[in-house]
Molecule: small-subunit ribosomal RNA
Organism: uncultured bacterium
């Protein structure tokens, strides 16, 4: 620090994943040891049982119990045992008081501020500590306890009697406080003890803690915009410790609020942790600091301190116990249990340290805390062995191949003991003593490598490959994707990679994400500019100067806790972890100074802005009025049969008189030409002509104000066309509708009609592709060239300002592209953007008569949408070109019979392949057996063939017997050949026998290879360096000719080149030479015969060699290439034909020619036999024969070929050529046609029945030139005749080949098909046989309405009124004091009762959020469903708002 993922590819814009780091974790698999930390994140869910807060007797009464001693009494075992008093000691358990309990520990439910965190601040209160002053005198009357008595299951209550105090009361003093009307008033104490002291009273200070105040900061939501009556504020009073509307009473009407009041949502805060380079995000387990709450709701008591976790009272739910009549209880203290949940631990040990309460003090008591303990939760740390060892052992994987990997790894040998086991010592923690931890840590010694490795992962992101098995199935997967028979992607294995006692997996958090952008993004086409102005509030703003210090800089003081993070040290063996130090805490207040620079405040300036004079300029607006041409309507005349529309036609109008034509009139609506890249206007928009009122703008010129400016959230204002309300108005145009047409259909496209409507005035509507898809304002930055207004002179191809266009430097853009009218370089303001869809959609609000307009989301689904641009393929786009492509012509096919070949069907089998051109007389150039792959039935099993090994035997060949054959039994001839001195060896052959193998026309042509069809004998496909582009790629190869050709010539940022083309190759065609036998015979001789003799001219045969090159001549063209005409010439522009097939395309064809990987079979899917089939027969198709007739049919005659076969052969043979030429037949289903069917025959072959072929005599079917459609051919070519050949025993109408007769037609590229270039659109790239949109059907998910119903907050009004405290009363009741001898009274108090307040709780009516919810809307996703084709090419009617 980055990759992966849109495309054939590229750039680019964007989302989506991944690698990092963290966690109070969970789960899966694993697991040796230790230290240090953490450990209910869910139910503030309910809790069984134990602890968690007591001490003090030196405050005070009593005093159970034990001990002594001492006296007496009983029993008696004369020293025991019991009881009694009585001293001394000893002091349980209650109880009265004092302190403490408010701390400590636990939880986050509540709270968005009564709350935290930081800075002040004072109207205040403070036990226990510490200081400092003074003081502590003299009384009093109760009450718990105990005792009795009573009620009650109990909790526990009443009654009498009686008794103590540091409990309580009054009085005395007053250092002092505290009030005051300055006279005065008022107000404490407690004692305990031998001593020491410890207390206690009043008052002053401090410490440390606490109240209330206060300025900043501090989540999310405007689909929450108005809130608020004790509300704001005064006066008084009251009330607190204290400050206030805290509270009340009366005053006045304030008080918050777009800098966000009120309302909803969520949420305990910090210090910090965690991430990140920061800035910033995201959290607040542990530790620390605050605050809140202890079943839920309220309440106040006591106290220095509480509205009190382990106190009280009420209420309310729940549990428990009850004798039913009352009671009892609150684990969010430690253990612990039970629910819930993915998920969180010992009912443990000690007060031995630390700290806490209580005492004087020992001490008691502390689940506070020390400790152990379970958990690998987390972080450290260590170990599971080290050196050495090749014959590279075995075993596993794997190969063509014992090759290669596992691997120095093991084994072995040598060493060591960290751990571990046993055994001895043994701490610090503690200062005199007191150790839970604990015989722990830690030492030492002794044993043996001994006790000790897993887990993920290996297609690419991402280090790491291969074999089997599976065959779109199992299954994987973060994202691309993987799997459909050769999966490095499932599985499972050997191999490797990685981290290690731990390693995946999930979940959530940062980063990576410049993917919310302060740091540091964007907006003409990618998602982004508001439709325009004006214009509030905010933001922001021109020069000079004084001044000020709010912002801003500096420096100083305070605090910023601690712990934690950096740095530096130091203790545990190291680390983790603790300690100890410096520094830092980026912030707050506070103070002192600086004055550039924003800001305030004066004073001034004129350059920005505004006025003001002038002359011009324009479809700027609005309001009368007018004008002409069209168009259609009425009337009239003329004149007749059609008109009108269209691709073609109908509807329709016309003989009742259209159309045409002419006159006249009427209405209404728009303004030809001028007209332009032209004006003007904010914008939407504005056009005939005149008049009137009005708006802006640009120029030029002076002077004037003097920053008055820019922009602009809410706002207001105008806003195209459709539509809306009400009245006019309709001439043409025309949604709807109606009719014809077209079509499969045609609710369109085309035609005929035609209502709203378009037009006018009024009032909504407020949206547009409302677009320069480019917000507004100011400045600054090359040129060239058009044009519109003003204007200056020197009057021109000047010059200046303002508009409005094109080309274009820099610059910027992802490209396209934009460039003084920026999308360039700043500045200011304001709007919007954050992947695609769901949706600009639903809910709420707001606006509108309605239609529908703004605001405006979530669920759910995908890995991509998407923008330039590039190269292909496409187009029912456009240019050029080319071909038997059309056209012109000739013959045919498609109809008939028949042959063949296919399908289908059928069948035991009808083997198999081959299916648009590129299957169908094709593989097969020829199935009766065999071929034969295919079926039936009988039979082989190292084979019918190949190699290897042992053994026999020469090979070979005759006969019989059985069988349908294959076979199977049996009999006989026969002893070769090469070699050794010799048995012998050795080659080839037959048998025999066993092991490896043999064999397969089984399977995959979509695993190859080879060969082969096609586009196409088209002209093209590339490539090197070199230049342009960010890149894909572009140039060359495009262009202007020309060509059969990318064939050449010329330009040109290209210059060459290679594969193609063409040329070299082979046959024909003309002419030479050479050689004439089997060839020929002109001349001589000869014969039935070139039969001979001669000859080799000329025919022919087969070897050489000339010959053609636009080479020459006009002409054209650009002085090119070429073309056009002509000479000569056998042959003229590639002479004819052939062979020759570029880079490629169709996963085209073919495993059954052959060759081959994988898979199958192996007494069978292999080999061999007979017999069958491949030849079936309702029909479709495809090639092809013969006809259907006189251009002919039979009969007769009948001449010249030519290529080829026969084994060599120019001799001989196959070997009859067809045509042609006479005669006949005369338009008929025929003397046409020949098919089928009957009889007889030849041939070939072991065999002609399934299943040959041809001969002969009867037989005589369709058929009478074929519909729609559709093939071939351009010259010795179609047409038409016939011959040969190969296979082959026999079979052709097929196929390849010969040669005879031998023609038409081509004006030409509009059109079909196919093909080349070049250019253009594209939403194709499996590339138009593409792509892709709707409705409907069927599943599924998730959301909106939706009668109604459940529950949850919340407000408003009333009702009720517990507890408490206040407040009034207080006839009943009371010890302290006062007065009284008592009796009684007062003073002061209690129970009671009332009163407002109030928890909770009730009735009623609103808000508001959540669930369900019959039915219902439209979304989104599904395998090849259905229906049309709407959109991408001019997408077949441009397409879009």
């Nucleotide at each position: 620090a980055g990759a992966g993922u849109u495309u054939g590819a590229u750039c680019c814009u964007g989302g989506c994943u991944c690698a990092g780091g963290a966690u109070g974790a969970a789960c899966g698999c694993u697991a040796g040891c230790g230290g240090u930390g953490c450990g209910c994140c869910u139910a503030a869910c309910a809790c069984a049982u134990g602890c968690a807060a007591g001490u003090c007797g030196a405050g005070c009464g009593u005093g159970a119990u034990u001990g002594a001693g001492a006296a007496g009494u009983a029993g008696c075992u004369u020293g025991c045992u019991a009881c009694u008093u009585u001293u001394c000691a000893u002091g349980a358990a209650a109880g009265c008081g004092g302190c403490a309990a408010a701390c400590g520990g636990g939880u986050g439910a509540g709270u968005a501020a009564u709350a935290a965190g930081u800075u002040g601040g004072u109207a205040c209160c403070u036990a226990c500590c510490u200081c400092u002053a003074a003081g502590u005198c003299a009384g009093g009357g109760a009450u718990a306890g105990c005792c009795c008595a009573g009620g009650g299951a109990a909790a526990c209550c009443u009654g009498g009697a009686u008794u103590a105090a540091u409990a309580c009361c009054g009085g005395a003093u007053g250092u002092g406080u505290c009030c005051u009307a300055c006279g005065g008033g008022a107000u404490a104490a407690a004692g305990a003890u031998u001593u020491a002291u410890c207390g206690c009273u009043u008052a002053g200070a401090g410490a440390g803690g606490g109240g209330c105040c206060u300025g900043c900061u501090u989540c999310c939501u405007a689909u929450c915009a108005g809130c608020u009556a004790g509300u704001u504020g005064g006066u008084g009073a009251g009330g607190u410790a204290a400050u206030a509307g805290c509270u009340c009473a009366c005053c006045a009407a304030g008080g918050c609020a777009a800098u966000g009041a009120c309302g909803g949502g969520u949420a305990a805060u910090u210090g910090g942790u965690c991430u990140g380079a920061g800035a910033g995000g995201a959290u607040g387990a542990c530790c620390a600091g605050u605050c809140a709450c202890a079943a839920u709701g309220g309440a106040a008591c006591u106290g220095a301190g509480a509205c009190a976790c382990g106190g009280u009272c009420c209420a309310u739910a729940c549990u428990c116990c009850u004798a039913c009549g009352g009671g009892a209880g609150g684990c969010a203290g430690c253990a612990g249990u039970g629910a819930g949940g993915a998920a969180u631990c010992u009912u443990c040990c000690a007060c031995a340290a630390u700290g806490g309460g209580c005492g004087a003090a020992a001490g008691c008591c502390u689940g506070a805390u020390g400790g152990a303990g379970c958990g690998a939760c987390a972080c450290c740390g260590c170990g599971u062995g080290a050196a050495g060892g090749a014959u590279g052992a075995a075993g596993g994987a794997u190969u063509u191949g014992u090759u290669u990997c596992u691997g120095u790894a093991a084994a072995c040998u040598u060493c060591u003991u960290u751990u571990c086991u046993g055994u001895g010592g043994g701490a610090a923690g503690a200062u005199a003593a007191u150790g839970a931890c604990g015989g722990u840590a830690c030492c030492a010694c002794a044993g043996g490598a001994a006790u000790a490795a897993g887990g993920g992962a290996c297609g690419g992101c991402u280090a790491a490959c291969u074999a089997c098995g599976u065959g779109c199935c199992a299954g994987c997967a973060g994202c691309c994707g993987c799997g459909g028979u050769a999966a490095u992607a499932c599985g499972u294995a050997u191999g490797u990679c990685u981290c290690a006692a731990g390693c995946g997996u999930u979940a959530c958090c940062c980063g990576g994400a410049a993917u919310c952008a302060c740091u540091g993004g964007g907006u003409g086409u990618a998602a982004a500019g508001g439709g325009u102005u004006c214009g509030u509030a905010g933001g922001u703003g021109g020069a000079a100067u004084u001044u000020u210090a709010a912002g801003u800089c500096a420096g100083g003081u305070a605090u910023g806790a601690a712990a934690g993070a950096c740095c530096g040290g130091a203790g545990c063996u190291c680390a983790a972890c603790u300690c100890c130090g410096u520094g830092u805490u980026u912030g707050u207040a506070u103070u002192u100074g600086a004055a550039a620079c924003u800001g305030g405040a004066g004073u001034u300036c004129u350059a920005g802005a505004a006025u003001u004079a002038g002359g011009g300029a324009g479809a700027g607006g609005u309001a009368a009025g007018c004008g002409g041409a069209a168009u259609u309507c009425u009337a009239a005349g003329u004149g007749u049969a059609g008109g009108g529309g269209u691709g073609c036609a109908a509807u329709c109008c016309g003989u009742a008189g259209a159309u045409a034509c002419u006159u006249a009139g009427a209405g209404g609506a728009a303004c030809a030409c001028c007209a332009a890249a032209a004006g003007c206007g904010a914008a939407g928009g504005c056009a005939g002509c005149u008049u009137a009122c009005u708006g802006g703008a640009a120029c030029u010129a002076u002077a004037u104000u003097g920053a008055c400016g820019c922009u602009g959230a809410u706002g207001a204002a105008c806003g195209a066309a459709a539509g809306c309300g009400u009245g006019g108005g309709g001439a043409g145009c025309g949604a709807a509708a109606a009719g014809g047409a077209u079509u499969a259909g045609a609710u369109a496209c085309c035609c005929u009609u035609g209502u709203a409507g378009u037009c006018c005035a009024c009032g909504c509507c407020c949206u547009a592709a409302a677009c320069g898809u480019u917000g507004a304002u100011a400045a600054c930055u090359a040129a060239g060239u058009g044009u519109u207004g003003c204007g200056a002179c020197u009057c021109g191809c000047u010059c200046g300002c303002a508009g409005u266009g094109c080309u274009g430097a820099a610059g910027c853009u992802a490209a396209c592209g934009c460039g003084a009218u920026a999308a360039g370089u700043u500045a200011u303001c304001c709007a919007c953007c954050u992947g695609a869809g769901g949706a600009g959609u639903a809910c709420g609000g707001u606006c509108g008569c309605a239609a529908g307009a703004u605001u405006a989301a979530a669920a759910c689904u995908c890995a991509a949408a998407g923008g330039a641009a590039u190269a292909g393929a496409c187009g029912g786009g456009g240019a050029c070109c080319c071909a038997c492509a059309c056209a012109a012509g000739c013959a045919g096919u498609g109809g008939a019979u028949c042959a063949c070949g296919u399908g289908g069907u059928u069948u035991a089998a009808u083997u198999c392949g081959a299916c648009a051109a590129u299957a169908a007389a094709c593989g097969g150039g020829g199935a009766a057996c065999c071929u034969u792959a295919c079926c039936c039935a009988g039979a082989c099993u190292u084979g019918a063939c190949a190699u290897c090994u042992a053994c026999c035997g020469a090979a070979u060949u005759u006969c019989c017997u059985a069988g349908a054959g294959a076979u199977a039994g049996g009999a006989g001839a026969g002893u070769g050949c090469c070699u050794u001195u010799a048995u012998u060896g050795g080659a080839g052959c037959g048998g025999u026998a066993a092991c490896a193998c043999a064999g397969g026309u089984g399977c995959u042509g979509c695993a190859u290879g080879g060969c082969u069809g096609u586009c196409g004998u088209c002209a093209g496909c590339u490539c090197g360096u070199g230049u342009c582009g960010u890149g894909a790629g572009a140039u060359g190869u495009u262009c202007g000719g020309u060509u059969a050709a990318g064939u050449c010539c010329g330009g040109c940022a290209a210059c060459g080149a290679g594969c193609g083309c063409a040329a070299c190759c082979c046959a024909c065609a003309u002419u030479u030479u050479u050689a004439g036998u089997u060839g020929c015979c002109a001349g001589c001789a000869u014969u039935c015969a070139g039969u001979u003799g001669g000859g080799c001219a000329c025919u022919c045969u087969a070897g050489a060699a000339a010959a053609a090159c636009u080479g020459c001549c006009g002409g054209u063209g650009a002085u090119a290439a070429g073309c056009c005409g002509g000479a000569g010439g056998a042959a003229g522009g590639u002479g004819u034909g052939g062979a020759u097939g570029a880079c490629g395309u169709c996963a085209a064809g073919u495993c059954c020619u052959c060759a081959u990987g994988g898979c199958c079979c192996u007494u069978a899917c292999g080999g061999g036999u007979u017999g069958g089939g491949c030849u079936a027969c309702a029909c479709a198709c495809g090639u092809g024969c013969u006809a259907c007739a006189a251009u002919g049919g039979u009969g007769g005659u009948g001449a010249c070929a030519a290529u080829g076969g026969g084994u060599u052969a120019a001799u001989c043979c196959c070997a009859a050529a067809a045509a042609g030429c006479c005669a006949u037949c005369u338009c008929a289903g025929u003397u046409c046609g020949g098919a089928u069917u009957g009889g007889g025959g030849u041939c070939u072959g072991c065999a002609a029945c399934u299943c040959g072929a041809c001969c002969c005599c009867a037989u005589g079917a369709a058929g009478u030139c074929g519909g729609a459609a559709u093939c071939g051919c351009u010259a010795g070519u179609a047409a038409u005749c016939g011959c040969g050949u190969a296979a082959c025993a026999g079979c052709a109408u097929g196929a390849c080949g010969c040669g005879g007769u031998g023609a038409a037609u081509a004006c030409g590229u509009u059109c079909c098909c196919g093909g080349g270039c070049c250019u253009u659109g594209u939403a194709c790239a499996c590339a138009c046989c593409g792509c892709c949109c709707g409705u409907c059907a069927c599943a599924c998910c998730a959301u909106g309405g939706g009668a109604a119903u459940u529950g949850g907050g919340u407000c408003u009004a009333c009702c009720c009124g517990a507890a408490g405290g206040u407040g009034g009363u207080g006839c009943g009741c009371c010890a302290a004091c006062c007065u009284g001898c008592a009796a009684a009274g007062g003073a002061g108090g209690c129970a009671g009762c009332c009163a407002a307040c109030c928890a909770c709780g009730g009735u009623a009516g609103g808000c508001u959020c959540a669930g369900u919810g019959a039915c219902u809307g439209g979304g989104g996703u599904g395998a090849a469903g259905u229906c049309g084709u709407a959109a991408c090419a001019a997408g077949g009617u441009a397409a879009c708002c």